[in-house]
Context: one part of a larger RNA
Molecule: small-subunit ribosomal RNA, central domain
Organism: uncultured bacterium
Parts: sequence; C1' cells; structure tokens
RNA sequence: UUGGGCGUAAAGCACGCGCAGGUGGCGUGCCAAGUCUGGCGUGAAAUCCCGGGGCUCAACCCCGGACGUGCGUUGGAAACUGGUAGGCUUGAGUUUGGGAGAGGUUCGUGGAAUUCCAGGUGUAGGGGUGAAAUCCGUAGAGAUCUGGAGGAACACCGGUGGCGAAGGCGACGAACUGGACCAACACUGACACUGAGGCGCGAAAGCGUGGGGAGCAAACAGGAUUAGAUACCCUGGUAGUCCACGCCGUAAACGAUGUUCACUAGCUGCUGCAUUAAUUGAGAUGCAGUGGCGCAGCUAACGCAUUAAGUGAACCGCCUGGGGAGUACGGCCGCAAGGUUAAAACUC
Repeated sequence: UUGGGCGUAAAGCACGCGCAGGUGGCGUGCCAAGUCUGGCGUGAAAUCCCGGGGCUCAACCCCGGACGUGCGUUGGAAACUGGUAGGCUUGAGUUUGGGAGAGGUUCGUGGAAUUCCAGGUGUAGGGGUGAAAUCCGUAGAGAUCUGGAGGAACACCGGUGGCGAAGGCGACGAACUGGACCAACACUGACACUGAGGCGCGAAAGCGUGGGGAGCAAACAGGAUUAGAUACCCUGGUAGUCCACGCCGUAAACGAUGUUCACUAGCUGCUGCAUUAAUUGAGAUGCAGUGGCGCAGCUAACGCAUUAAGUGAACCGCCUGGGGAGUACGGCCGCAAGGUUAAAACUC
C1' cells in the first nucleotide's frame, strides 16, 4: 500500500508468441445495464446539528425538527460507457511488383596458417625471458624444400555498415525457409493494443550418451620470481573448446531505458527503396532504418532531446532504508551443479 516512482540513487521480467483479463477508430438506428434526474418506500432508538423546555446554572435529561453517503421500487433522459442491428476506411491485415541483408537450417567446396608424419638439403644449436631455467636437439633438432594426415577458424572486403524479438549472425556454392522495407493502390472491414498464468527461444560455462581432438587451455606438473607465491612470467598439459542428440535456463542477457500509439524547432552523416531533375552530373523530395549535434521541455545533476529520459493515452512487470539475504524453510523444476518463488529473528 493513499501516493510517489523505476538510464546512473531501490525498481523494466533476457526475449518473444499468446488464452483469460484490461483497453479500444469513424457514421446511423434501437435497447437502457452503467450514468443523470423525479416520485414512493426504507434508512430503529439513542448520538451529532438546529429550535424549545426541566433540574438555581452547567454537565445531564425531555420535546420537536433537520440530516442520514446507502438500498429497494417506479417514471423519465440518451450525450458518454456498454449491448444490439446495419454501414465506413483512416488502424490492422491480405494481394501484385521490386530491390537489400553475417536472419535461420542442411549438404557440399576452397585457400592461408598452426601442429603432426614421411623424405631431401644441412649442422649445432633451438626455444623462452626483465634476466633465466625447466623444455627440445649429434638417436641430427631449429632453418629450408617436397609430399601427406587431421582439426578448428575464415585475413583482406569490414564500415558508430547490414540482418535478427532477444541470445546472436561474417570464406564460397546449392537446397529449404522466416522477417522487414519500398511502390501501386486492388481486396477484407476494427479483424486492434497490451498481456497475469501458460508455451517457446535463450551467450558462455556446466551435465548425460556417443564421436572428434590441430591450436588454445581451467585443473595439474615442473621452471622462475618472491620473505612466502597454492599467483602474475616460462615449459608442458587433461577436462573443455568442435560435432550429433538430450538436459541446464543463468549473465554488466545493457541503451543498466517494457510494449504499442499520437503529438512536439532544426542542422548534418550513413544504409535500403522510390519519385523527380540533370548527364560536363554527383541535386531536390518521400518513406523505412541507423549515427552525431542541438531548441523548447524534462532532469538532483550528469545528461535526454521526433530512435525522448519532452507532452499525453492503453496494458503489463517491478520498487518502498542498510545488513541479515537473493539466504533459511517449504513448494515447483533439474541427472547433478543448481535454478525459481522467497521470509524472519537479530542488528545499525
């Protein structure tokens, strides 16, 4: 628990799809549930308020009146909300024609490089560091040349470039496939927005089964450094990193900024599409996206500023002093690791 807030102070769910719910464009007719209005009934007494009266006053008491958010019933109104009938096209969607893109999945192909293997040439070093050593090498290393094996990643192009809801996506080709944008206006006719639960997707690490294993590399071993050195540096090196299938469900999952819609000065880059002007041109305009700057306004300030953190509307999520604690207990999920939901005592 009214309220005030959520970029950085506590606070936007990692992201999407979507049932219920909430909310919902422009006309017209009807209904009258909400709404507004009148009548009637009820709304006990006492109390409160007003007038009057009784105790010598007052407190107190008595009489009368008023009030009584509300509820029921009945008559009426029809602007708004709602219902219903029937329309509309601007919201939304469909169609047609285009071009852009590391969007996704699968299959195949390529070159550079590292490593390893075999062979040739060749001889004493190589490697590594701040300096060294461990390490490799006369059983011929390193260097260099030829051939081969294998795995992983794709230099340049490459760009505050592009695509995707987010996570994320980068060699080339093919197949399958999702979305966005632009133009034309042909069609449907509010079909929309949001979305508790729910469902799905979700980096890295980790887990299960089976493969694979070049390089790198937790753990581990050794060498150094150091007072010590369970590190930083060096030499090695196993899980892992890769693939298939199945789990996990987290992150500084960040724009630390929920989604949708409308409105509110400009200037200047880049990307996509289109219209128009012009080929001694490289300009103008529109839409969509992506950057920089900047006015009004906002902000505690920093800053934000048509990609808002401005001005409004709809819906959801979340916050409410620090620690205890994102912990305990319980529930749910998980093979486990753990995740999720989530306190209190106590203390300042």